[in-house]
Molecule: SAM riboswitch aptamer (S box leader)
Organism: Desulforamulus aeronauticus
RNA sequence: AUCUUAUCUAGAGUGGUGGAGGGACUGGCCCUAUGAAGCCCGGCAACCGGCCAUAAUAACUGGCGACGGUGCCAACUCCUGCGGAACCAGAAAAGGUUCUGAGAGAUGAGGG
Repeated sequence: AUCUUAUCUAGAGUGGUGGAGGGACUGGCCCUAUGAAGCCCGGCAACCGGCCAUAAUAACUGGCGACGGUGCCAACUCCUGCGGAACCAGAAAAGGUUCUGAGAGAUGAGGG
């Protein structure tokens, strides 16, 4: 590389540094010199470890977040891409709205 599985509408900075990009990809639409990415500090959360309820040493469930490993800190995963349903509009074709399944992606844990 890849496979399995869980989650993805909550939450998180008026800081320092840095100087032009960023939001995976497509098409959109946005953010950004009132300062992008990256780095440092800070914070959020609770996936894994840890600790507690706990009894049985385990599992399950719930809790803690003072410690360790990740993760995350504009917009629902920003919307969208393939399909289905209902509705709107239309002579038809094209079009629009809402819901929904999948795909893709992200993150954790496990396998390889």